[in-house]
Molecule: transfer RNA
Organism: Candidatus Aenigmatarchaeota archaeon
RNA sequence: GCGCUAGUCGUAUAGUGGUAGUACGCAGCCUUGCCAAGGCUGUAGCGCGGGUUCAAUCCCCGCCUAGCGCA
Numbered sequence: 001g002c003g004c005u006a007g008u009c010g011u012a013u014a015g016u017g018g019u020a021g022u023a024c025g026c027a028g029c030c031u032u033g034c035c036a037a038g039g040c041u042g043u044a045g046c047g048c049g050g051g052u053u054c055a056a057u058c059c060c061c062g063c064c065u066a067g068c069g070c071a
Stems, first nucleotide, its partner, number of pairs: 001070007010024004018054001025043006047063005
């Protein structure tokens, strides 16, 4: 330098054009003599910039980061 894959709450992960989910974590409440466990509620996210579209996490282009391969 070229090609491929990936980037989603603090962490892990699902989501192939129409309301962004789940688990752990964190906070509050219930329960308990206390802790743990359990139950309920809440918290917090689409790498960046453009384009297409009525509508983009999703499609297209560029960039950044990480990994793999080729030279």